[in-house]
Context: one part of a larger RNA
RNA sequence: UGACGGGGGCCCGCACAAGCGGUGGAGCAUGUGGUUUAAUUCGAUGCUACGCGAAAGACCUUACCUGGGUUUGACAUGCUAGUAGUAAGAACCUGAAAGGGGGAUGAGCCGUAGAAAUACGGAAGCUAGUACAGGUGCUGCAUGGCUGUCGUCAGCUCGUGUCGUGAGAUGUUGGGUUAAGUCCCGCAACGAGCGCAACCCCUACUGCCAGUUGAUAACGUUAAGUCGAUCACUCUGGCGGAACUGCCCCGGAUAACGGGGAGGAAGGUGGGGAUGAGGUCAAGUCAUCAUGGCCCUUAUGCCCAGGGCAACACACGUGCUACAAUGGCACAAACAAAGGGAAGCAAUACGGCGACGUGGAGCUAAUCUCAAAAAAUGUGCCUCAAUUCGGAUUGCGGUCUGCAACUCGACCGCAUGAAGCUGGAAUCGCUAGUAACCGCAGAUCAGCGUGCUGCGGUGAAUACGUUCUCGGGCCUUGUACA
Numbered sequence: 001u002g003a004c005g006g007g008g009g010c011c012c013g014c015a016c017a018a019g020c021g022g023u024g025g026a027g028c029a030u031g032u033g034g035u036u037u038a039a040u041u042c043g044a045u046g047c048u049a050c051g052c053g054a055a056a057g058a059c060c061u062u063a064c065c066u067g068g069g070u071u072u073g074a075c076a077u078g079c080u081a082g083u084a085g086u087a088a089g090a091a092c093c094u095g096a097a098a099g100g101g102g103g104a105u106g107a108g109c110c111g112u113a114g115a116a117a118u119a120c121g122g123a124a125g126c127u128a129g130u131a132c133a134g135g136u137g138c139u140g141c142a143u144g145g146c147u148g149u150c151g152u153c154a155g156c157u158c159g160u161g162u163c164g165u166g167a168g169a170u171g172u173u174g175g176g177u178u179a180a181g182u183c184c185c186g187c188a189a190c191g192a193g194c195g196c197a198a199c200c201c202c203u204a205c206u207g208c209c210a211g212u213u214g215a216u217a218a219c220g221u222u223a224a225g226u227c228g229a230u231c232a233c234u235c236u237g238g239c240g241g242a243a244c245u246g247c248c249c250c251g252g253a254u255a256a257c258g259g260g261g262a263g264g265a266a267g268g269u270g271g272g273g274a275u276g277a278g279g280u281c282a283a284g285u286c287a288u289c290a291u292g293g294c295c296c297u298u299a300u301g302c303c304c305a306g307g308g309c310a311a312c313a314c315a316c317g318u319g320c321u322a323c324a325a326u327g328g329c330a331c332a333a334a335c336a337a338a339g340g341g342a343a344g345c346a347a348u349a350c351g352g353c354g355a356c357g358u359g360g361a362g363c364u365a366a367u368c369u370c371a372a373a374a375a376a377u378g379u380g381c382c383u384c385a386a387u388u389c390g391g392a393u394u395g396c397g398g399u400c401u402g403c404a405a406c407u408c409g410a411c412c413g414c415a416u417g418a419a420g421c422u423g424g425a426a427u428c429g430c431u432a433g434u435a436a437c438c439g440c441a442g443a444u445c446a447g448c449g450u451g452c453u454g455c456g457g458u459g460a461a462u463a464c465g466u467u468c469u470c471g472g473g474c475c476u477u478g479u480a481c482a
Stems, first nucleotide, its partner, number of pairs: 001482002003479003007476007015466002019430005026321008034312002042053002064307007073132001077131007088105001092101003109122005134296002137294003143290002145285003148281001150279001155194006161170003174185003200273004205241007214231003219228002244267001247261005323423001327382006339370003344363002349358003389420001394415007436458007
């Protein structure tokens, strides 16, 4: 100087407390461990691995296993030599395919000569050989790059000066204050940099400009903003305005600032996002990529078929669905936002109980379409029962995608109707348009989600407080630690 303390002081954070809802019990989905296996490819492992890499494992992917093949190679750049019915290549034979055999047919490019047919040379291609290719093989403890974490915590440093023999200190400590090393005051310090804040994006109010594909108050019109009309309104999207403790009162060192109030759509960082200092963990990644070294080179490379990544006594994580009456079922009838759409989204119509099929208007999309929002609301039935709760499991029959759904897809119909009656110790999230409940869309994608990323609808309870638990910041103290 740090680090540490079951030392002290001050202060924060859904850290506790106060509340609301869960997990832990059940069934299933998914990831992991373990076990099994020819293989169950590899990585990630306290917080910071475990719905993680994977925004999609039937084949492919694919790295794994078994078997069949191949050796200048699936791919790149050269060198040497050879090859003109050359490059390409149908039928056919063999095979699981890869591949092997086969060879009907049969081009083109550049240069020179020629009027042209064409001739000669060359390139491409092929064959043989040789340099080399190739490796998701090892080392993340050789590395770059990227990332997680402490932590959006308020810290981390430098120049000059001063102090100290020196390591170092000072500044950065102190008194206040703040979300903040934020600001004020003081001070052997005076300044400065990286962080904080602001500048950026979305959102809340509004003015101007613009008015179609959007909108409709007034006029006419219609089944319908449907059409004429209009651009007031809504909305869209571009440029502006608006919030700064600016104003008033009180407190305070007359300061920084704090408490209250006015006006205002919004008030003291308005709400949300992006943004992550110096460092820590030899943290993660050699399997995104790049790369040193090592290793393989008729194989640890490459091609193919089938299998596996999906196994199942079990253990754990993350989720979904429930155990019901604030409910289940049936019927009726409302209200979104944000997105996607041309190898695409697909309306009206018709067929089917349905998944879906037939068909195809319109739409390169504020026009057409996916599209039905669902919870909510109204009426009726159920009457506390393992039930009209719950839907696992299983049987049969189908639909769709796709060469192909046996291993191993999603969905539909009929039948079946398991566990489960609110969950031990323990443990998680959340402070407001939040939690909880409800549905919608998208990426990936032929097909496939309870996951992920977004979107809106309904919409709470509680916070006395900082003694305690956990993590963190500043000052100080002790130290057999560095």
Molecule: small-subunit ribosomal RNA, 3' major domain
Organism: Candidatus Margulisiibacteriota bacterium